[in-house]
RNA sequence: GCCGUGGUGCUGGAACUGGCAGACAGGUACCGCUCAGGACGGUAUGAGGAAACUCGUGUGGGUUCAAAUCCCACCCACGGCA
Numbered sequence: 001g002c003c004g005u006g007g008u009g010c011u012g013g014a015a016c017u018g019g020c021a022g023a024c025a026g027g028u029a030c031c032g033c034u035c036a037g038g039a040c041g042g043u044a045u046g047a048g049g050a051a052a053c054u055c056g057u058g059u060g061g062g063u064u065c066a067a068a069u070c071c072c073a074c075c076c077a078c079g080g081c082a
Base pairs, nucleotide, nucleotide: 001081002080003079004078005077006076007075010026011025012024019065027045028044029043030042031041032040046055047054048053058074059073060072061071062070
């Protein structure tokens, strides 16, 4: 240099055909239970905001009524070729 695969909350990881983003699990916080702790159970957990609402899938553009998903460029990680 060329080719391929991937990048999504705090973490792992779904969303396969473009149509409610974050299912499910872990972690964390608070509450219950307990003399106390552990275990177990409940609630919450992307960001901003009092709310309404707005933004958010590596970065920047494009297509579309609608993009994590399709197209272009770039960045990063891993693998292969030279």